A computed fold for a 343-nucleotide part of an RNA from Sanicula azorica, annotated as small-subunit ribosomal RNA, central domain.
Context: one part of a larger RNA
């Protein structure tokens, strides 16, 4: 490769959007390139075999497989070409919901810091404790000020987003998506190797900020030791902007997309009926269960059931996500990614 696979045994790419490739709706006519049917034609000679229960030698027949060439035909599916169609896809009117994204202002509580009053002797912390902090007057409490950061209750298995993720409140501007008519458009569809583009947090650059908590530290216990668990400190970081990094258990450990397939309970935002209870129908977001399907565990209309298409991507452990070697990055490191041995 083929077979077989990929939620837990190896194996779904962190997600999207998109190029080449693949693959794709309906009903006509064409036309045959491919695909199929018949017929003819070529199939050299030597060899081999056979004649043969001897040979040379001369002379001669006969057939088949694939294969190519030439005619002659068939159109059901595929390919081309043309013309139509509306269910797929998309436009559009009318409505609805939401922490969807960016800017930009703004509010309250609470921590700290600090100015002053009142007030005196301890606070603090912990299993107990001490290091700390306080007569230079802490804590407590009352009013002012500043600073940053993060939004309690509403809150919910709820919403929204391709995924990373998104919550105070307002205005700005903008993406999406859902329902519902069925005016248009008429296959314009899915998928996706390279490719681009987004991607938490920690770490990296320059420049600001630095309440809180706080990786290294520095102290103080606990212990046999305590380079920890606890405490009392406390620096990078956390917080803006702009680069860059592209590494998560990036998880639903379940790639994307069409179709058809038993019920039930709940809930969200449309829509019709009814306007009391509720019922019907969409798109969602949970909880049992049938049938199938699984090694089992599960899953079970949002499938790990039952077809199809396209892309990733597995192939005993360990050596190894390492080494060489390239690409990329300031750097840290990321991607591609082996063997020899070994069991």
């Nucleotide at each position: 490769c083929u077979g077989g696979g990929c939620g837990u045994a190896a194996a779904g790419g962190g997600c999207a959007c998109g190029u080449a490739g693949g693959c794709a709706g309906u009903g006509a006519a064409u036309c045959g390139g491919g695909u199929u049917g018949a017929a003819a034609g070529u199939g050299a000679a030597a060899g081999u075999c056979g004649c043969a229960a001897a040979a040379a030698c001369u002379g001669g027949c006969a057939g088949a497989a694939u294969g190519c060439u030439c005619u002659c035909g068939a159109a059901a599916g595929u390919a081309a070409u043309u013309c139509a169609c509306u269910u797929g896809a998309g436009u559009g009117a009318g409505a609805c919901a939401g922490a969807g994204g960016a800017g930009a202002g703004u509010g309250g509580a609470a921590u700290u810091u600090c100015a002053u009053g009142u007030g005196u002797g301890g606070g603090g912390g912990u299993g107990a404790a001490a290091u700390c902090c306080a007569g230079a007057g802490a804590u407590c409490u009352a009013c002012a000020a500043a600073g940053g950061a993060a939004c309690g209750c509403c809150a919910a298995a709820a919403g929204c987003g391709a995924a990373g993720g998104c919550a105070g409140c307002u205005c700005u501007u903008u993406g999406u998506g859902u329902c519902c008519c069925u005016a248009c458009c008429g296959a314009c569809a899915c998928u996706g190797g390279g490719g681009u583009g987004c991607a938490a947090a920690a770490g990296c650059a320059u420049g600001g900020g630095g309440a809180c908590c706080g990786a290294a530290c520095g102290u103080g216990a606990c212990u046999a030791g305590a380079u920890a668990c606890c405490c009392u400190g406390g620096u990078a970081g956390u917080c803006c902007a702009u680069g860059a990094u592209g590494c998560a258990a990036a998880c639903g450990a379940u790639g994307a997309g069409u179709g058809a397939u038993c019920g039930u309970c709940u809930u969200u935002u449309g829509u019709c009926u009814a306007u009391g209870c509720a019922g019907a129908u969409c798109a969602g977001g949970g909880g049992c269960c049938c049938a199938a399907c699984u090694a089992a565990u599960a899953c079970g209309u949002g499938a790990a059931a039952c077809c199809c298409u396209c892309c990733a991507u597995c192939u005993g452990g360990g050596g190894a996500g390492u080494a060489c070697g390239g690409u990329c990055g300031c750097c840290a490191a990321a991607c591609c990614g082996a063997a020899a041995c070994u069991c």
The prediction has a mean pLDDT of 82. NCBI's taxonomy places the organism under Eukaryota, Streptophytina, Pentapetalae, campanulids, Sanicula. The full RNA is in RNAcentral, with records from SILVA. Its Rfam family is "Bacterial small subunit ribosomal RNA". Its family is annotated with ribosome and structural constituent of ribosome in the Gene Ontology.